[in-house]
RNA sequence: CAUCCAUCCAGACCGGCUGAGGGACAGGCCCUAAGACGCCGGGGCAACCACGACGACUUCCCGACCUAGGGGAAGCCGGCGAAAGGUGCCAACUCCUGCGGAGGCCUGCGCCCCCGGCAGAUGGUCG
Numbered sequence: 001c002a003u004c005c006a007u008c009c010a011g012a013c014c015g016g017c018u019g020a021g022g023g024a025c026a027g028g029c030c031c032u033a034a035g036a037c038g039c040c041g042g043g044g045c046a047a048c049c050a051c052g053a054c055g056a057c058u059u060c061c062c063g064a065c066c067u068a069g070g071g072g073a074a075g076c077c078g079g080c081g082a083a084a085g086g087u088g089c090c091a092a093c094u095c096c097u098g099c100g101g102a103g104g105c106c107u108g109c110g111c112c113c114c115c116g117g118c119a120g121a122u123g124g125u126c127g
Base pairs, nucleotide, nucleotide: 001127004124005123006122007121008120013042014041015040016039017038021031022030023029025098026097027096028095043090044089045088048086049085051081052080054078055077057075058074059073060072061071062070094119099116100115101114103112104111105110
């Protein structure tokens, strides 16, 4: 980089260096010399993976004359716990919209709202 899956209206900032851009793209609207973006140090948030104890289900094993019940292993799912490991994140809902559809308001320009999609981000998975 590609595939697939899950999540995206919650949460969490200080210091140093640097010095003009940044918010993925486009339009809008914002942030920014009262110092953005980036880098470094510290702090924090969260709980995706990994971890722990449970519970449901599936398959298998042990045992038994049979049934009921019992013990165990693996897989998968669910909520819970912890935060020492691998990531992630710490302006604004992914800042809003973008494509399609339903609805409401309005004389109209236009505005509001819902559903799905596209794109993107993060994690996991597999190649």
A computed fold for a 127-nucleotide RNA from Pseudoluteimonas lycopersici, annotated as SAM riboswitch aptamer (S box leader). The sequence is in RNAcentral, with records from Rfam. The coordinates come from a structure-prediction model, not an experiment, and the mean pLDDT is 81. Lineage of the source: Bacteria > Pseudomonadota > Gammaproteobacteria > Lysobacteraceae > Pseudoluteimonas.